[in-house]
């Protein structure tokens, strides 16, 4: 970059929690237990249907006690009762239900409809009974029993009737049929109610409308195939019965059928739509309110009654549950309005009212209505309005910050001044909603209708709503503030408390935590959680992919699908256009209006759209059907050619291996090195001859052939198949292919053969810490061969078939054709290379990954997992099909710059060799770790700490410790105060430190200065943090390297440049280059040293002259040398001769003091290493402030079983010790070196000179010559002690250094290893300084003397540089990472059982019921009772089967802190 996943910003919601809340319109308000329900209320009503009067009221009477008794159904009315009409509507819920339940479109020629409107016709006659009411009874009650006696619009029979309804026959419309309209004829059957003052009003039959439903079809309507077969009334007929009415809706009987991969059966979830939410839209998601439709009413069943129920506030059974009961029995059904109680994260009052809307009754009035209007509770939601407005800089005080005598910001924000009154509060006023009915009165005519007037009729309601007073009054919160995302700062905390929607925020400087200021967004609300769209093109139909990211079937062949070449006609199915129904209303877009003070929300009306369904008229380009036509698609045909194509059979030779005979003798194999192994009973080798099985060298190759997998001696039969010529046949016969079936490499399995070699297991030797591996020796299945299975591979081109079309350039195989000796043209095939083009790139590129068509089969984050269940195959092994919990925020793909390799190539370097000295072993110094201790101060710890800070701890230093003090020592200012003294000398106490005691002095113009004490503010800390810093440094490394501009290449990241050839010490230089330049490093400049000149000679120097002296540059002169120090010259590969294009490089070249960087030094590029250093300094920021500050005294830093670094001194004769005699150089020097002389064995002491320095002085040793010792613990070695000393200091005990004299320890050359040095170097040798009174100095920096050895080379160790490859690393191999084991916590599988849950089957038993039988009982009858039968809910029994839970044990899986082993992947 790309692929993919997770998260976020937006919108919503019947919503709930937090925290906050002034008001006001319109709306919503058990999403969970279709759990269980006190208590009230939710359906009546009609006296103008009928018996009649219990209750109220009035009237009248009586009786009289004068206000209480009594009588009267006569009145208004009306309980219960018969009787009509209604209760099947309105209300609730969404449990069932995957269905003709819904949605739409149709049919019903197969249906039904009280009440309502129209029509038309009629309405006579008779009968018997029953409730109530009386009496009498039973029963705790519910509720009954019995007997009399009674009415109707109850209920029965008879007449009367056709346009009705049943059968039959003609004629006729229509229709897709069965049929069927409409009319005749004939025949049979069936009606009623009253009531009223006439009219009306009821009543019965019919026909038609409306309405309302019944039923039938088409298409549409969830997941699951790990649910593939269902089904006996199932399918159909035939005939019969029931139905309002078709039908297996139900029976008999007949006949096998129907359904279904275009998913039946099942299982699992779900009422379904109009709508809603969100989308750019196309989709997803969802059905809460409201409207439509279905279904339900405690749970199952049945049925009755009616126009219509199998009936929410109806019966009847049966099952739970609750409640009453006198224990015998009964009673109930809020998923109607409140309202309880459980549930639950959550969801309203046991309100007013029928005023208006609607509804049931009735002639009406009127009743009734928890339907409806109202009002209450909730900020659940939308909408709106309010907490004022304007002016006001001293930029007020507080508050926060900060670089702090000050400045930001809070902020015009507040005071302050004016000004308004929406709300608020008091107080006056005060509607609309009312229309109609009713009662009166009047008018029209005709008792009644009809109209006009008028009077009544309001729950909300004294409401909204006006007016008016008062007064800025009454009124803002909540989230955020690192990105994503608008908005920053301080303090607090210190991986803790703690946030966190994703990446992640907290381990002492937190814009991520908690607070505080401050800002940010929204605002009476603001977060938060849950859910849904979106964003997500992340299921892609608009619109995805599949070489390597997830993903092409292992590969043929082929039904059914999908899809298909050329021309003509014909149809019109898709398809296009036009018109007609319908897609209710509501909603949603729009235009107006209303509502409200005004807007909005909210309400009303027209318009649009509902993308759809159905009919219909056309249209015919292109699909399709139908018929015919064509040859180029496909096939066939003749004739050639090709190849390890395939299947049987033959046959050869080399190799091995075993036998059998010789020939020979001691080893042989084998390895990195051995061993085990075979071999003196003769191996190996080597000969001859035989046997055996298995492969088939050279040819042989980016070859050929085959679907694929595969196919190799050589010959024969027998088949495939492709190519080429050449165009005769047929005439679209073609691609692709789910499911199916065939082939399918190795290994593996069964049964039978072989069995040379080779070789799993598996046995020994090795290796190794270990080695169940790697290598050795053997060796068994197996490898071979017939038959049979299995069904996978990186089965790969990780690329699915076909077909058509797109630039080149060069092999090659097989084949045709031309020219004519050289080529070339075309077919198919198989390669390499590179363009458009395309792809994230790597790459592909006519053999596509390019442009296109068509089909098929796949993928949708990464693990869990190709697991687990279940099913299928298969002997097994195992194949195939394929989940989920639960877990992370990534897992991946190409390319990219680095880093790393036991990867490659080149190169360098005291890196290795090849030398010289050492360390490592002794003893001491010294530093460090350890340990000790009151303390042994800190610090530096791999190379890059360890004689390092520290160039010098006796006190001091000093930071440590033990004790004794102060509360500020010292600096400076300022203010104020006091004082002329303090300081200093002397005394005392004391270890001091201090602290008393004492002594007695300042100037002065008298303002003061000036100095001390005190006061107060500023202090101080070697106390933490080098992982907050500066500033220094170390190292890789003095290694060649690390950038940059422009330009050019890539989508980017970056690349080029800087690579490549060569060269260099070097990214030095050349060459060549899409790069051309340039910076910092390299190299030059720079010091020192080497030659040489010029200048200049003093303290240096003295050749030549001179002068002195025992001698000296000791002196005059003298600048010539030496020499001093400033200034030139000189070295550049310049010249010569080879090499090379050129850089350059070779030469015992030349010349030259010096030669290829002259030699050495300084100088160290980008940057590594959170590398050292808060104890050099500087600094943030914590800390401590009668100490963690500060002074004193002692003491320690120097302690000692031990380890380790660096070093001195040695172990001797290249020496040791005596004597003696030479030569440097750079530095110091006055509180200082110090000549000389004196004293001392000596350290050193006393005296004295010269010099502030080329003047004086500190001042050489190794060597050199002589002589001694002669191989020993010594005349080596010198530590340890002992004793006497001298210096330096206040001061030598802990703790100095040096002389003497004595003592004389270990060591006799140093194990593994391991350090330094390439020439004036190593190695010896002594001298100098700095630090400093002195010195632990053998240590550091310096300088001189003496002075070698050796480099063959880059194999190897180490480090480093340049190109390149690989990578799974990027904290960069001191990385990553993998598996068992052991702990702990999560899910899930399995399981012996245990223990649910739904539904099927089978038998048993069966209530209520409808329907059937029915002789005895009742009735005149109709009919009933009762008994029987069928069915059936329920209930019981048993056997399977799905589907949960739950479990000893168990199995693997995830995830966890820094656990055990090992180290398999990645170089």
């Nucleotide at each position: 970059c790309c692929u993919g996943g997770c998260u976020c910003a937006g919108g919503a919601u019947g919503a709930a929690c937090g925290c906050u809340a002034g008001c006001g319109g319109c709306a919503g308000g058990c999403u969970u237990a279709a759990c269980a329900c006190a208590u009230g209320c939710a359906a009546g009503u009609c006296g103008a249907g009928g018996g009649g009067u219990a209750a109220c009221g009035a009237u009248a009477g009586u009786g009289c006690u004068u206000g209480c008794a009594c009588u009267a159904g006569g009145c208004g009315a009306c309980g219960a009762c018969c009787g009509g009409c209604g209760c099947a509507c309105g209300g609730g819920u969404g449990a069932g239900u995957a269905a003709c339940g819904c949605g739409u479109a149709u049919g019903c020629a197969a249906c039904c409809u009280a009440c309502c409107u129209c029509a038309a016709a009629c309405u006579g006659g008779a009968g018997g009974a029953u409730a109530g009411c009386c009496c009498a009874u039973g029963g705790a009650a519910a509720c009954g029993u019995g007997g009399a006696u009674u009415a109707a619009u109850a209920c029965u029979c008879c007449a009367u009737a056709g346009u009705a309804u049943a059968u039959a026959u003609c004629u006729u419309u229509c229709g897709c049929a069965u049929g069927u309209u409409a009319g005749a004829u004939a025949u049979a059957u069936u009606a009623a109610a009253g009531u009223u003052c006439c009219g009306g009003c009821g009543g019965u039959u019919u026909g038609a409308g409306a309405u309302g439903g019944g039923c039938a079809u088409g298409c549409g309507u969830g997941u699951c195939a790990u649910u593939a077969g269902a089904u006996a009334g199932u399918u159909g007929g035939u005939g019969a019965g029931g139905u309002a009415a078709c039908g297996g809706c139900u029976c008999a009987c007949c006949a096998a059928g129907u359904c279904u991969u275009c998913g039946a059966u099942g299982a699992c979830u779900a009422c379904g739509g109009g709508g809603u939410c969100u989308u750019a839209a196309a989709g997803g998601a969802u059905g809460g309110u409201c409207c439509c439709g279905c279904a339900c009413a405690c749970u199952g069943g049945u049925a009755c009654u009616g126009a219509g129920a199998c009936a929410c506030g109806g019966a009847c059974c049966a099952g739970a549950c609750u409640c009453c009961u006198a224990c015998g029995g009964g009673a109930g059904g809020c998923a109607g309005c409140a309202g309880u109680g459980a549930g639950g994260a959550a969801u309203a009052u046991u309100g007013g009212u029928c005023a208006a809307u609607g509804g049931g009754g009735g002639a009406a009035a009127c009743c009734c209505u928890g339907a409806a209007c109202c009002a209450g509770c909730c900020a659940u939601g939308c909408c709106g309005c309010g907490u004022g407005a304007a002016g006001g800089a001293a930029g007020a005080c507080g508050g926060c910050c900060c670089u702090a005598u000050g400045g930001g910001u809070u902020g015009u924000a507040a005071a302050c001044u004016u000004c308004u009154u929406u709300u608020a509060u008091g107080c006056a006023g005060g509607a609309a909603u009312a229309a109609u009915g009713u009662g009166a009165a009047c008018u029209a005519c005709g008792u009644g209708u009809a109209g006009u007037u008028u009077u009544u009729u309001g729950a909300a309601u004294g409401u909204a709503c006006u007016g008016u007073a008062u007064g800025a009054a009454u009124a803002a919160g909540c989230a955020u503030c690192g990105g994503c995302u608008a908005a920053c700062u301080c303090c607090g905390u210190g991986c803790c408390a703690g946030c966190a929607g994703c990446c992640g925020c907290g381990g002492u400087a937190a814009u991520a935590c908690g607070g505080a200021g401050g800002a940010u967004g929204c605002g009476a609300g603001c977060g938060u959680u849950a859910u849904c769209c979106g964003g997500a093109u992340u299921u892609a139909u608009u619109a995805g992919g599949u070489u390597u990211a997830a993903a092409g079937g292992g590969u043929g062949c082929g039904c059914a699908g999908g899809c298909g070449g050329u021309c003509u006609u014909u149809u019109a199915a898709g398809u296009c256009a036009g018109u007609g129904g319908u897609g209710a209303a509501a909603g949603u877009u729009u235009g107006c209006a209303g509502c409200u003070c005004u807007c909005a929300a909210c309400u009303g009306u027209g318009a649009a759209a509902c993308u759809g369904c159905c009919a219909u008229u056309g249209a015919u380009a292109c699909u399709g059907a139908a018929a015919g036509u064509c040859u180029u698609g496909a096939g066939u045909g003749u004739g050639g050619u090709u190849g390890a194509g395939g299947u049987a059979g033959g046959c050869g030779g080399a190799a091995u291996g075993u036998g059998u005979u010789g020939u020979g003798u001691a080893g042989c194999g084998g390895u990195g090195a051995a061993a085990u192994g075979c071999u003196u009973a003769g191996a190996u080798a080597u000969a001859a001859c035989a046997c055996a099985g298995a492969a088939c060298a050279c040819c042989g190759a980016u070859u050929g052939c085959g679907a694929a997998g595969g196919c190799a001696g050589c010959u024969u039969a027998c088949u495939a198949a492709a190519c080429c010529a050449c165009u005769a046949c047929u005439g679209a016969c073609g691609c692709u292919c789910a499911u199916g079936g065939a082939c399918g490499a190795a290994a593996g399995c069964g049964c039978g053969g072989g069995g040379a070699g080779c070789g799993a297991a598996c046995a020994g030797g090795a290796u190794u810490a270990g080695a169940u591996a790697c290598c050795c020796u053997g060796g068994u299945a197996g490898u071979c061969c017939g038959c049979g299975c299995c069904g996978u591979a990186a089965a790969c081109g990780a690329u699915g078939a076909u077909c058509a079309c797109u630039c080149g350039u060069u092999g090659u195989g097989c084949g045709c054709a031309a020219u004519a000796c050289a080529u070339c043209g075309u077919g198919c095939g198989u390669g390499a290379c590179u363009g458009a083009g395309c792809g994230a790139a790597a790459g592909c590129a006519u053999u596509a990954a390019g442009u296109g068509a068509u089909c098929c089969a796949c993928c949708u984050g990464g693990g869990g997992a190709g697991u687990a269940c279940g099913u299928u195959c298969g002997c097994a092994a195992g194949a195939a099909u394929g989940a989920a919990a639960c877990u992370c925020a990534a897992a991946g793909g190409a390319a990219u710059u680095g880093a790393c390799g036991g990867g490659g190539g080149c190169c360098c370097g005291c890196a290795c060799a090849a030398g010289c000295g050492g360390a490592g072993g002794a003893a001491c110094a010294u530093g460090u770790g350890g340990u000790u201790u009151a303390a042994u101060u800190c610090g530096a710890u791999g190379a890059u700490a360890c004689g390092c800070g520290a160039g010098g701890a006796a006190c001091c230093u000093u930071a440590c410790c033990u004790g004794g003090a102060c509360u500020u020592a010292a600096a400076u200012g300022u203010a104020g105060a006091u004082u002329g003294a303090c300081a200093g000398g002397a005394c005392u106490a004391g270890a001091g430190a201090u602290a008393g005691u004492u002594u007695u002095u300042u100037c002065u113009u008298c303002g003061g200065a000036c100095a001390a004490u005190u006061u107060a503010c500023a202090a101080g800390g070697u106390g933490c943090u080098g992982c907050a810093u500066g500033g220094u440094u170390g190292u890789c490394g003095u290694c060649a390297g690390c950038u940059c501009g422009u330009g050019c290449c890539g989508u980017g990241a970056g690349g080029u440049g800087u690579c490549g050839g060569g060269u260099u010490a070097a990214g030095u230089c050349c060459c060549a280059u899409a790069a051309c330049g340039a910076g910092c490093g390299c190299a030059a400049c720079c010091c020192a040293c080497g030659u040489u000149g010029u200048u200049a000679g003093u303290u240096a120097c003295c050749a030549g002259c001179a002068c002195a002296u025992a001698a000296u540059g000791g002196u005059g002169g003298g600048c010539a040398c030496u020499c001093u120090a400033a200034c030139a010259a000189g070295a550049c590969u310049g010249c010569c001769g080879g090499u090379g294009u050129a850089a350059a490089c070779c030469g015992c070249g030349a010349g030259g003091a010096a030669g290829g960087u002259g030699u050495g030094g300084a100088u160290g590029a980008c940057g590594u290493c959170a590398a050292a250093u808060c104890a050099g300094c500087a600094c943030g920021g914590c800390c401590c402030u009668u100490a963690c500050g500060u002074c004193c005294a002692g003491g320690g830093c120097u302690a000692c079983a031990c380890a380790c670094g660096u070093g001195u001194u040695a172990c001797a004769a290249u020496g040791g010790c005596c004597g003696g005699u030479a030569c440097a150089g750079a530095g110091g020097g006055c509180c200082g070196c110090u000549a000389c002389c004196u004293a001392g064995c000596g350290a050193u002491a006393g005296g004295a000179u010269g010099c502030u320095a080329a003047u004086c002085u500190c001042c050489a040793a190794a060597a050199c010559c002589g002589g001694u010792c002669u191989c020993a613990g010594u005349u080596c070695g010198g530590a340890u002690c002992g004793a006497a000393g001298u210096c330096u200091g206040c001061a030598a005990c802990c703790c100095g250094a040096c002389u003497u004299c004595g003592u004389g320890a270990a060591g006799c050359u140093g194990g593994a290893u391991u350090c330094g040095c390439u020439a004036g170097u190593a190695a010896u040798c002594g001298c100098a300084u700095a630090u400093c009174a002195g010195c632990c100095a053998u240590g550091a920096u310096g300088c001189g003397g003496u002075g070698a050895a050796u480099a063959c080379g880059u194999u190897c160790c180490c480090g480093g540089g340049c190109c390149u490859u690989g990578u799974a690393c990027a904290c960069a191999c001191c990385g990553c990472c993998c598996g068992u084991c052991a702990a702990a916590c999560c899910a899930u599988g399995g399981a012996a059982g245990c223990u649910g849950g739904g539904g099927g089957u089978g038998c048993c038993u069966g209530a209520a019921g409808u329907c059937u039988g029915u002789a005895a009982c009742c009735g005149c009858a109709a009919g009933g009772a009762g008994c029987g039968g069928c069915c059936u809910a329920g209930g019981g029994c048993a056997a399977a089967a799905c589907u949960g839970g739950u479990a000893a044990c168990u199995a693997g899986g995830g995830u966890u802190a820094a656990g055990u082993c090992g180290u398999a992947a990645c170089a």

Predicted 3D model of a 1467-nucleotide RNA (small-subunit ribosomal RNA) from an uncultured prokaryote. RNAcentral holds the sequence, with entries from ENA. The coordinates come from a structure-prediction model, not an experiment, and the mean pLDDT is 82. It matches the Rfam family "Bacterial small subunit ribosomal RNA". Its family is annotated with structural constituent of ribosome and ribosome in the Gene Ontology.